[in-house]
RNA sequence: CGGGGAGGCGGACGUGGGUCGCGGCUCCCGCUCGGCGACGGGCGAGGAGUCGAGGAAAGUCCGAGCUCCGCAGGGCAGGGUGCCGGGUAACGCCCGGGCGCCGCAAGGCGACGGAAAGGGCCACAGAAAACAGACCGCCGAUGGCCCCGCGCAGGCGGGGCACAGGCAAGGGUGAAACGGUGGGGUAAGAGCCCACCGCGCGAGCGGGCAACCGCCGCGGCACGGCAACCCCCACCCGGAGCAAGGCCAAGUAGGGGGCGAGGCGUGGCCCGCGCCGCGCGAGCCAAGCGGCUCGCACAGCCCCGGGUAGGCCGCUCGAGGCCGUCGGCAACGGCGGCCCUAGAGAGAUGACCCACCUCGAGGCCGCGCGCCUCGAGACAGAACUCGGCUUAUCCGCCUCCCCGAGGC
RNA sequence: GCUCCCAUCGUCUAGUGGUCCAGGACACCGGCCUCUCACGUCGGUAACAGGGGUUCGAACCCCCUUGGGAGCGCCA
Numbered sequence: 001c002g003g004g005g006a007g008g009c010g011g012a013c014g015u016g017g018g019u020c021g022c023g024g025c026u027c028c029c030g031c032u033c034g035g036c037g038a039c040g041g042g043c044g045a046g047g048a049g050u051c052g053a054g055g056a057a058a059g060u061c062c063g064a065g066c067u068c069c070g071c072a073g074g075g076c077a078g079g080g081u082g083c084c085g086g087g088u089a090a091c092g093c094c095c096g097g098g099c100g101c102c103g104c105a106a107g108g109c110g111a112c113g114g115a116a117a118g119g120g121c122c123a124c125a126g127a128a129a130a131c132a133g134a135c136c137g138c139c140g141a142u143g144g145c146c147c148c149g150c151g152c153a154g155g156c157g158g159g160g161c162a163c164a165g166g167c168a169a170g171g172g173u174g175a176a177a178c179g180g181u182g183g184g185g186u187a188a189g190a191g192c193c194c195a196c197c198g199c200g201c202g203a204g205c206g207g208g209c210a211a212c213c214g215c216c217g218c219g220g221c222a223c224g225g226c227a228a229c230c231c232c233c234a235c236c237c238g239g240a241g242c243a244a245g246g247c248c249a250a251g252u253a254g255g256g257g258g259c260g261a262g263g264c265g266u267g268g269c270c271c272g273c274g275c276c277g278c279g280c281g282a283g284c285c286a287a288g289c290g291g292c293u294c295g296c297a298c299a300g301c302c303c304c305g306g307g308u309a310g311g312c313c314g315c316u317c318g319a320g321g322c323c324g325u326c327g328g329c330a331a332c333g334g335c336g337g338c339c340c341u342a343g344a345g346a347g348a349u350g351a352c353c354c355a356c357c358u359c360g361a362g363g364c365c366g367c368g369c370g371c372c373u374c375g376a377g378a379c380a381g382a383a384c385u386c387g388g389c390u391u392a393u394c395c396g397c398c399u400c401c402c403c404g405a406g407g408c
Numbered sequence: 409g410c411u412c413c414c415a416u417c418g419u420c421u422a423g424u425g426g427u428c429c430a431g432g433a434c435a436c437c438g439g440c441c442u443c444u445c446a447c448g449u450c451g452g453u454a455a456c457a458g459g460g461g462u463u464c465g466a467a468c469c470c471c472c473u474u475g476g477g478a479g480c481g482c483c484a
Stems, first nucleotide, its partner, number of pairs: 001404011014356007022052007029044006054379001058390002061388005066241004070273002073271004078237005083097005098112001099110004113232002118230002120226003135171002137167003142164002144161007179197006198221001199219004204215004245313004255304005262276003279296007306483003320339008357377008365368001409480007418434004426464001436452005457473005
């Protein structure tokens, strides 16, 4: 210098100024209501001060806080997560490690438990797709058939056929074909045998908390893939959500219908505990216990109607942020100090002008990174609050590492 | 704001891992029929919302995004 990799920081329609506006709170002023008054409440399209969106406020995909549902109890069903260890309030998040794949490397990616518990699926092609199989092909040692030669004969020798049969090396099909390479061996072949690699097994040895790794021994090799199909194993999960929920006010038809001896954990089931309820009258039958019918109630459950579209609380100080220090490889944690800054109503942060900055396009010439003109400066808006993930997106700056080339 | 559901030709839909370069009806286009139109008949055009993953293979299973729809207040 070129190429590449990893990570971090800052800002947020850039900076400065001007004019006009918006929302919350406090104070002043004005009007008004209540009260004898001190004072309190309401309104203002009056003034001043102060504060006023984000890194994602988003998607609502996970995890919690908080609130209510009698308990938040047990089991089943259902859902989720899935190498190991750690962090955390918790997580499907983060950190570190292992293994696999990609890359020369720095490094990146991985829904990464179990397929010898069981079920299911593997289309088409292909001979055969899971108890493997034989189309082309190779062989035909052995048995069979045919021909030739020799022999008196039993028979012997040679050649051929591909009939029985043997084989799975090669071709071909496929996403996948029952280990790979080399050698021996054979009629041809084949873990048939051997060496190396791979694979499996071992309560073997060593390292590691573990995942796992290394070594040793044994076994010729049996066990294809899919679990983002069912399933098995381990762990986690009660449900609903601030329109939760509490207090007050206004208004209506505090209405109607059905079920009801069982009901209650907001939308599956069962069990345990707890709470509420299981009533009254009349008639008939009956010796009686009691039974039947009718009527009125009843814990509650479901449905249909009616009214209202108001106020206050919850509501922002919280697993909060920044700095320092200590522990830890790190995520993170302990301690100390300092700081706190929207909180609302269908919902406030904006608009315009001037100068400058950055980028892009065009033009001018005295060609300098000069001047002029035009355009652009993202994604996007808090709605109970946090921790994450994911997605969208503009600009500037910094650090470390790898590879290659050249010079000293 | 919260919760849930859906997306396949222009429209309504079938499809639930392979037999799907996705089937049917209506619509549209062209031919035949007819003097012409309609009807009828023959043929054609036309879609898996977008992206990524799992799998040999995805409209279908999983994840993200986009678009659309439905329900939920309080009082008695």
Model confidence (mean pLDDT): 78 of 100.
Two RNAs folded together computationally: RNase P RNA and transfer RNA, 484 nucleotides in total.
Rfam match: Bacterial RNase P class A. It is annotated as a ribozyme.